[in-house]
Model confidence (mean pLDDT): 84 of 100. This is a predicted structure of a 1511-nucleotide RNA (small-subunit ribosomal RNA) from an uncultured Acidobacteriota bacterium.
RNA sequence: AGAGUUUGAUCAUGGCUCAGAAUAAACGCUGGCGGCGUGCCUAACACAUGCAAGUCGAACGGACUAAGGAGCUUGCUUCUUAGUUAGUGGCAGACGGGUGAGUAACGCGUGGGCAACCUACCUUCAAGUGGGGGAUAACUUUCCGAAAGGGGAGCUAAUACCGCAAGAGGUCAAUGAUCUGGAAUGGUCGCUGAUCAAAGCUGGGGACCGUAAGGCCUGGUGCUUGGAGAGGGGCUCGCGUUGGAUUAGCUAGUUGGUGGGGUAAAGGCCUACCAAGGCGACGAUCCAUAACCGGCCUGAGAGGGUGAUCGGUCACACUGGAACUGAGACACGGUCCAGACUCCUACGGGAGGCAGCAGUGGGGAAUUUUGCGCAAUGGGGGAAACCCUGACGCAGCAACGCCGCGUGAGUGAAGAAGCAUCUUGGUGUGUAAAGCUCUGUCGACAGGGAAUAAGGUGAUUGGGUUAAGAGCUAAGUCAUUUGAAUGUACCUGUAGAGGAAGCCCCGGCUAACUCCGUGCCAGCAGCCGCGGUAAUACGGAGGGGGCCAGCGUUAUUCGGAAUUACUGGGCGUAAAGGGCGCGUAGGUGGUUGUGUAAGUGGGAAGUGAAAGCCCUCGGCUUAACCGGGGAACGGCUUUUCAAACUGCACAACUUGAGGAUGGGAGAGGAAAGUGGAAUUCCAGGUGUAGCGGUGAAAUGCGUAGAGAUCUGGAGGAACACCAGUGGCGAAGGCGGCUUUCUGGACCAUACCUGACACUGAGGCGCGAAAGCGUGGGGAGCAAACAGGAUUAGAUACCCUGGUAGUCCACGCCCUAAACGAUGGAUACUUGGUGUAGCGGGUGUCGACCCCUGCUAUGCCGGAGCUAACGCAUUAAGUAUCCCGCCUGGGGAGUACGGUCGCAAGGCUGAAACUCAAAGGAAUUGACGGGGGCCCGCACAAGCGGUGGAGCAUGUGGUUUAAUUCGAAGCAACGCGCAGAACCUUACCUGGGCUUGAACUGCACUUGACAGUGGCAGAGAUGUCACGUUUCACUUCGGUGGACAGGUGUAGAGGUGCUGCAUGGCUGUCGUCAGCUCGUGUCGUGAGAUGUUGGGUUAAGUCCCGCAACGAGCGCAACCCCUGCCUUUAGUUGCCAUCAUUAAGUUGGGCACUCUAGAGGGACUGCCUGGGUAACCAGGAGGAAGGCGGGGAUGACGUCAAGUCCUCAUGGCCCUUAUGUCCAGGGCUACACACGUGCUACAAUGGAUGGUACAGAGCGAAGCAAGACCGCGAGGUGGAGCCAAUCGCAAAAAGCCAUUCUCAGUUCGGAUUGGAGUCUGCAACUCGACUCCAUGAAGUUGGAAUCGCUAGUAAUCGGAGAUCAGCACGCCACGGUGAAUACGUUCCCGGGCCUUGUACACACCGCCCGUCACACCAUGAGAGUUGGUUGUACCAGAAGUGGUUAGUCUAACCUUCGGGAAGGCGAUCACCACGGUGUGAUUCAUGACUGGGGUGAAGUCGUAACAAGGUA
Repeated sequence: AGAGUUUGAUCAUGGCUCAGAAUAAACGCUGGCGGCGUGCCUAACACAUGCAAGUCGAACGGACUAAGGAGCUUGCUUCUUAGUUAGUGGCAGACGGGUGAGUAACGCGUGGGCAACCUACCUUCAAGUGGGGGAUAACUUUCCGAAAGGGGAGCUAAUACCGCAAGAGGUCAAUGAUCUGGAAUGGUCGCUGAUCAAAGCUGGGGACCGUAAGGCCUGGUGCUUGGAGAGGGGCUCGCGUUGGAUUAGCUAGUUGGUGGGGUAAAGGCCUACCAAGGCGACGAUCCAUAACCGGCCUGAGAGGGUGAUCGGUCACACUGGAACUGAGACACGGUCCAGACUCCUACGGGAGGCAGCAGUGGGGAAUUUUGCGCAAUGGGGGAAACCCUGACGCAGCAACGCCGCGUGAGUGAAGAAGCAUCUUGGUGUGUAAAGCUCUGUCGACAGGGAAUAAGGUGAUUGGGUUAAGAGCUAAGUCAUUUGAAUGUACCUGUAGAGGAAGCCCCGGCUAACUCCGUGCCAGCAGCCGCGGUAAUACGGAGGGGGCCAGCGUUAUUCGGAAUUACUGGGCGUAAAGGGCGCGUAGGUGGUUGUGUAAGUGGGAAGUGAAAGCCCUCGGCUUAACCGGGGAACGGCUUUUCAAACUGCACAACUUGAGGAUGGGAGAGGAAAGUGGAAUUCCAGGUGUAGCGGUGAAAUGCGUAGAGAUCUGGAGGAACACCAGUGGCGAAGGCGGCUUUCUGGACCAUACCUGACACUGAGGCGCGAAAGCGUGGGGAGCAAACAGGAUUAGAUACCCUGGUAGUCCACGCCCUAAACGAUGGAUACUUGGUGUAGCGGGUGUCGACCCCUGCUAUGCCGGAGCUAACGCAUUAAGUAUCCCGCCUGGGGAGUACGGUCGCAAGGCUGAAACUCAAAGGAAUUGACGGGGGCCCGCACAAGCGGUGGAGCAUGUGGUUUAAUUCGAAGCAACGCGCAGAACCUUACCUGGGCUUGAACUGCACUUGACAGUGGCAGAGAUGUCACGUUUCACUUCGGUGGACAGGUGUAGAGGUGCUGCAUGGCUGUCGUCAGCUCGUGUCGUGAGAUGUUGGGUUAAGUCCCGCAACGAGCGCAACCCCUGCCUUUAGUUGCCAUCAUUAAGUUGGGCACUCUAGAGGGACUGCCUGGGUAACCAGGAGGAAGGCGGGGAUGACGUCAAGUCCUCAUGGCCCUUAUGUCCAGGGCUACACACGUGCUACAAUGGAUGGUACAGAGCGAAGCAAGACCGCGAGGUGGAGCCAAUCGCAAAAAGCCAUUCUCAGUUCGGAUUGGAGUCUGCAACUCGACUCCAUGAAGUUGGAAUCGCUAGUAAUCGGAGAUCAGCACGCCACGGUGAAUACGUUCCCGGGCCUUGUACACACCGCCCGUCACACCAUGAGAGUUGGUUGUACCAGAAGUGGUUAGUCUAACCUUCGGGAAGGCGAUCACCACGGUGUGAUUCAUGACUGGGGUGAAGUCGUAACAAGGUA
């Protein structure tokens, strides 16, 4: 510090996700030790049991125990000492400990104030502590009760209680002086009056007094009063302190005053009266949530989150209420009442409160021992010893966290075994292990062994107090004594590598890879996404990476996230400018001067607790942890100085703003009037059969006279031309003409005011169209509706009609793509060119032209900005001010609530749930029922076919034991197959073989192998017999090799699967003209440029231009055939001349033809014309002319195209079978459908006879002549020929004759019967051909569709491959030999440019809505059940206060009667729980219902994206 994810790719926007740190955690797997911490986040749920607050006998009277003494009635009384302690009394139980329910508050934090207060214990100062009285518990006795407990009577003490005395510097009242202060209700000093106190206990003691106790003296302590202090508390104020406005108004003790009451104390705190205030958009009230802080976590910081442990504050103590006591409480382990719950009960009544420490149940993902000790620290009581202390100190449990240590170290290659992998050589685990040599932490055992201890008690020393050497007391010395943890920390020794390693991950992010299994299954997943037979993503294994006594997961917080943006974001198109104006509050504000000091800046002071963070030093072996010191604590308060800036006050200014005067422009607004054209309608005339409408039609109108045309009239609405990116207006919007009323802007002048300004939350007004209400009006147009068409349908598009509405008046509605998708204001920042308005200059008689100022409105472009597109003085540039708005998509501008509206609906405006995207700009493609240009037998123009018939052949389907397999639009279907009777053959049935039919190596063994014959068998095969002995060396024993058989072992074999694992080959777009690269340049980038443009070409062919310049693969050319010529060579070819023959037969010749080698030839070279050029048109010459014709040649790529059955090959599968051999069958089946062909349907023909002319091939297991036989297929026979020599071989159409005469025929030949020929081991399934006979369909073929542009189509025959035989197929060959092309509108395919796009699997794309099904959340809903709360009323416990005529009374007074005062009871006021009624709000639930979301393959259509087929 970033990364992944939207796309084919890119940039930007934007969300989601990850890497980090942290935690009071939990869960999974695992677990050696120690130190230090931490440990119910949930039910403030309920609690068994034990403990958590007592202590003091030096306050008091008793009781009891022990010891001692006395008296003596010797078992009683009494005394002393020591101890125990129920009660009275004192102090403490208001601290300590727990919890966070409540509380949005002066509760907390921070800083102030109290001139409005309190303070037990403690410290200090001053003074005092006199003298009396009456009770009461305990105790005794009695009564009631189950108990808890209570009542009566009697006795008694006090530091318990109550008077009295004297009193101050206390308090109160009156009054005088003085001081401080912002302010006296204050302080200080006086004076007068009134009033208020106490308690003792204990140690010691010389003189004196006393019977004694004791007085007295003295010390300590207590008590009373007052002053002061410290510490603590109370009250109060400024500021800060969560969310919601779908909570906007709240408030009657409410706000203030006066009198009174109350409190420690100010105060509506309470009360009576008076006034009518107080709070609130700077958010009152209400609702929800929440203890607050120091801090803690995170972060660079600013911030965000949090408030466990430790510390400060607050609140609470089963729930609610209340007071009492007290210095302090409205009191966790106190009291009273009410309620719920639990327990006891004799049913009458009682008891209780773990949110103390342990512990239990429950809840929960989840949180410990019913431990030890007061040794230390702290607290309470006490004079002290001491007692109490679940505070605390320790221990236990828990890897819950942090920190530290260990699980060994060195050496060790035979690189062991095992495991994994494997190319079978090896490689990895891996110095890892073993082995050898060592060490000894932790743990185990044994031994030693601290610190934490200060104090206490006793003795003693010299001080203080004192009359004192008693006593007491601070300090010192000596002795003794105190440890829970604990025999712990630590140290030493012994044995011994011995007891001690796991978890997660390995597709990218993100470090780390292979094998096997699985086969969209099982599963994984934080995001993207993996898995459908070769998964580095699932599961296992090996290996590797990370961390390590832990590792992962889950949850939560911050970060990354500049993704709420103060630091630090945006709003033309991504989410986002309010439809527009006026204007309130608020915010902001021109120039100059003076003052002030609120903001601001500097200095100083106080505070900012401790702990924590940071720095430093130190203590535990280190660290965590702990201790000392420092720094810091952004803040608040006080004070002082400054006066630049802002504010405030005052005084001025004119440039902002406004006014005044003079002008002109304008569809600015409102009202009234008025005009012509046109449509329609009405009346009339002329006139006759149609009109109208459409792609084409029909509905409609018309013989009752339409339409057309003429005349007249009626009525409504809108205003042609002018008219213009012209004008006006804030926007919406405004258009004939005239008049009236009226708003604004602009120009000129520089006369006036003097900052009067800008913006503008709320508010108010305006606001297209449609719509609503009332009343008019209604020509045209026209939702709805009707009819006609179209269509599969057509509730649409088209047509004919047609009502609301459109128009007017008044009143509503208040929304629009209300758009410049761009808020307003001000200032600044290069330019060019238009238009409109008003001026100025020059000039003129005047106008124009030209220069120029202000205002308005356009276009183009620079800097700059922008993601890009683009904007660009009319900013989207540079700045300031103010307002509005945004924060992923969907759900949704929906629901609920509120508000406005007559309604329709508007404004405001969520959530659950769901997705990982949605969206912007630009790029490259692809596509378009977009455009432009161009090409092609693409159409058109022609010729001939197919589709109908019969047959052949292939395919589908069906059938079958099998009908082997593949090929599937073009680009499968006479295709693989250039030839299935057996073989082929892969299929089926049956019979056999198992190292095998074929191949290789090794080992052993046998021997030549072969060949021939017989028998069994369908054959394979089996069996028998015959037969047979290789080469080299040799020491003659043998050894080695070749060949063959057998056995064994490695391994063979597979036309089995996967062409979607592959190579190779092939098809196709397409012989289309394209496809790219280097460098440069442009662009943030994908990319672009080049390759586009203007021409030209068959061509990215060439030329010109150009930020491109070059290059490559393609095109073309080079190659082959063919057309002309030359030359060379003439055999097997040829024959002009000569001779010869039946014949180029022979001699001869090589001129010609021909053959086959080498060359030439054609290049727009020449001419004319056009053109810049390329090139084009025409012409000449030429065999050939503009690529002469044909072939071979197939760019980058596309189709997961085809082929694992040509071959090769990965993986998988079979191995007495999916291999292999054999026989027979099948691939040849047949209701049917399709493709490709052949033959025909006839006279341009058939038949018969005669006759002419090719080219290219093939031939030895061959072609075969002549001759003979057969009607013929063919047979016999064999000359010749290894072929320019011989043969196949007859070419056919053609030509010449004859016949047939339009018919199912003398056409056509299928089918069938018979007889044959040939090939072959074999023609039954299942060959071809011949002859005789038979003589089917068919009379030119529907929709549709194919080929062909010249030696082509059509037609005619000949040859070849395969092949024993089998050709209508295929392949090449020649003969005869046409027609047509105006042209590119249309169909199909293709190329280039451009445009649109929501497509990129690329239009066979994408995608919308209803319906059906499943699931989920949610709204409404007759209602129903709870919670909270307002209000009215009822009721009213305990308690406090008031009243009290009932009743009772020890202290004081008394005139003795009583009084004062008080208690009990009664009653009044307040009030908790409770009850009734009526509202508000909220959670849950509800038959039924609404929409929404999600869900591999459901239904219907096709709305959107291209002009998406109606933009």